[in-house]
Context: one part of a larger RNA
RNA sequence: GGAUGAGCGCUGGCGGUAUGCCUAACACAUGCAAGUCGUACGCCUCACUUCGGUGAGGAGUGGCGGACGGGUGAGUAACACGUUAGUACCUGCCCCAAAGUGGGGAAUAACUGCCCGAAAGGGUAGCUAAUACCCCAUAGUCUCCGGUUUAUCCGGAGUAAAGAUUUAUCGCUUUGGGAGGGGCUUGCGUUUGAUUAGCUAGUUGGUGAGGGUAAUGGCCCACCAAGGCGACGAUCAAUAGCUGGAUCGAGAGGUUGACCAGCCACACUGGGACUGAGAUACGGCCCAGACUCCUACGGGAGGCAGCAGUGAGGAAUCUUCCACAAUGGGCGAAAGCCUGAUGGAGCGACACCGCGUGAAGGAUGAAGCCUUUGUUGGUGUAAACUUCUUUUCUCUGGGAAGAUAAUGACGGUACCAGAGGAAUAAGGGGCGGCAAACUUCGUGCCAGCAGCCGCGGUAAUACGAAGGCCCCAAGCGUUAUCC
Numbered sequence: 001g002g003a004u005g006a007g008c009g010c011u012g013g014c015g016g017u018a019u020g021c022c023u024a025a026c027a028c029a030u031g032c033a034a035g036u037c038g039u040a041c042g043c044c045u046c047a048c049u050u051c052g053g054u055g056a057g058g059a060g061u062g063g064c065g066g067a068c069g070g071g072u073g074a075g076u077a078a079c080a081c082g083u084u085a086g087u088a089c090c091u092g093c094c095c096c097a098a099a100g101u102g103g104g105g106a107a108u109a110a111c112u113g114c115c116c117g118a119a120a121g122g123g124u125a126g127c128u129a130a131u132a133c134c135c136c137a138u139a140g141u142c143u144c145c146g147g148u149u150u151a152u153c154c155g156g157a158g159u160a161a162a163g164a165u166u167u168a169u170c171g172c173u174u175u176g177g178g179a180g181g182g183g184c185u186u187g188c189g190u191u192u193g194a195u196u197a198g199c200u201a202g203u204u205g206g207u208g209a210g211g212g213u214a215a216u217g218g219c220c221c222a223c224c225a226a227g228g229c230g231a232c233g234a235u236c237a238a239u240a241g242c243u244g245g246a247u248c249g250a251g252a253g254g255u256u257g258a259c260c261a262g263c264c265a266c267a268c269u270g271g272g273a274c275u276g277a278g279a280u281a282c283g284g285c286c287c288a289g290a291c292u293c294c295u296a297c298g299g300g301a302g303g304c305a306g307c308a309g310u311g312a313g314g315a316a317u318c319u320u321c322c323a324c325a326a327u328g329g330g331c332g333a334a335a336g337c338c339u340g341a342u343g344g345a346g347c348g349a350c351a352c353c354g355c356g357u358g359a360a361g362g363a364u365g366a367a368g369c370c371u372u373u374g375u376u377g378g379u380g381u382a383a384a385c386u387u388c389u390u391u392u393c394u395c396u397g398g399g400a401a402g403a404u405a406a407u408g409a410c411g412g413u414a415c416c417a418g419a420g421g422a423a424u425a426a427g428g429g430g431c432g433g434c435a436a437a438c439u440u441c442g443u444g445c446c447a448g449c450a451g452c453c454g455c456g457g458u459a460a461u462a463c464g465a466a467g468g469c470c471c472c473a474a475g476c477g478u479u480a481u482c483c
Base pairs, nucleotide, nucleotide: 001483002482003481004480006479007478008477009476010475013355014354015353016352017351019348020347021313026311027310028309030308031307032306035064036063037062040061041060043058044057045056046055047054048053071266072265073264081189082188083187085185086184087183089182090181091180094178095177096176097175098174099173100172101171102136103135104134105133111126112125113124114123115122116121142158143157144156145155146154147153163170164169191238192237193236198229199228200227203226204225205224206223207222208221210220211219241263242262243261244260245256246255247254248253268289269288270287271286272285291302292301293300294299319345321344322343323342327341328339329338330337331336358388359387360386361385368379369378370377393420394419395418396417397416398415402410427472428471429470430469431468432453433452434451438467439466440465441464442463448455449454
């Protein structure tokens, strides 16, 4: 000198764009953050009724979605990440292609009755529907077995389906392909310590037509062998999410990983599986633990590292705001509903950028203040004064784009026009050298300054004040960290 998610001190007019718990992955009051579908289904309530029904609402069965989106960085030195090469694999919704969608059955929630419980909730008997569940049929280029031949073909066995409706669609089943997504393997790269030198028994390899998985594999198991790793640093310990990037630097390289984007990990702590195309399942379930709350003491409920917000910690970090108008997501045939994603507004000079605080004229030069031997010099065209302008500001009027025929939170915002009036707007640090800028007074090794050298003990350009000057400017200094 540059940089910062900055802090502190003094000061502070406006706008745009960004950005804002770096500490306690500490604990959380309250509200909201994931629902939706009546064109899958039965029932209940209300309204209307031409008594046929129609509409609205409600809990429930069922479907899809709650594995996305949002948060955080605790753990992790690892195929976690980056890059390279692969494959023994899976894939709901979406796209393309082919074929099919026949017949039947038994339940159950809701509901009703009774019962238990303070509650959370539960038991029992009875009734009912479905795109919920089951059986039969049929089927191939699907699966398995056998044969044949590896362009395949033949035989046997097995496995499907669901309907709705405004009659035009939306669905359902099977198979093949695609797109996008994911699983797994792999070469190389990825912090420090040897005051960590040995580590390892499912350990290393093999066999099994073993189990398990979507899939390879000690992933697991039985048996056999005794291997495997290590000074090219194993093991252990410490630290740490990784990357694109960011920042400094002429570069080499150093430091770093806030915001934005990709990947990973986590969701009170530890463990476990279920469901599902898919699970670290944040706002699912079960068990254990700590903590908090309710209780009729028998028993229950909870999880902000979602958005706001609270306490605590800290030098330090925002509103319990508006809207689904846009973009995107979920559900739905659609209308639409939901969406603290998102779009916006609010707060903070936290950063960057832009603008303003007036412009021109105006004296051998007012006053005041400072200074000087000297009405000498300085402040200084500075002021006053004259003329002008209106960026800003205030008031009034008009008023968007963003949206497509309609729909605008932002917002009567941006912007435009008119009126008024220099009006509403300057500070901070420094002046011994480094390093731009000097005098007077006070003080007297005191009070104090200080980044380094060093100043101060009676004329201190170094302390304090004043005048003057220098630098930067809505900021200026300082502290911390990196280059």
A computed fold for a 483-nucleotide part of an RNA from an uncultured Candidatus Saccharibacteria bacterium, annotated as small-subunit ribosomal RNA, 5' domain. The prediction has a mean pLDDT of 84. Rfam family: Bacterial small subunit ribosomal RNA.